Overview:
The RNA shown here (Fluoride riboswitch aptamer (crcB RNA motif)) has 102 nucleotides.
[in-house]
RNA sequence: AUGAGCCAGGGAGAUGGCAUGCCUCCCGCCCCUGCGACGCCGCCUUCGUCGGGCCAAACGCACGGGGCAAACCACCUUCGGGUUGAUGAUGCCUGCACUGCC
Numbered sequence: 001a002u003g004a005g006c007c008a009g010g011g012a013g014a015u016g017g018c019a020u021g022c023c024u025c026c027c028g029c030c031c032c033u034g035c036g037a038c039g040c041c042g043c044c045u046u047c048g049u050c051g052g053g054c055c056a057a058a059c060g061c062a063c064g065g066g067g068c069a070a071a072c073c074a075c076c077u078u079c080g081g082g083u084u085g086a087u088g089a090u091g092c093c094u095g096c097a098c099u100g101c102c
Base pairs, nucleotide, nucleotide: 009027010026011025012024013023016093017092018091019090020089022088028068029067030066031065032064033062034061035060036059042054043053044052045051074083075082076081
């Protein structure tokens, strides 16, 4: 440096919302901002050199901000058409449908 695994965290799981110590899957990149140490055939100091000081770019970091990507976007079909479900799973709420009672 690369690959794999694990933990934590963020995100996703065909129609809405909330919860769960659960299940499966994805997790990389770019920009801004701030900080860090280094630091030029740059700047200052010097008559000049050495030395000293400052510092651009590149580099690293982030319980910061923004953007992109990934997971995701059902099934069957003679391709004419047809089917299930507000859950990934469980519980509850909301909406819709059917039946019964008041």
Annotation
Model confidence (mean pLDDT): 78 of 100. The sequence was found by an Rfam model in a public genome assembly.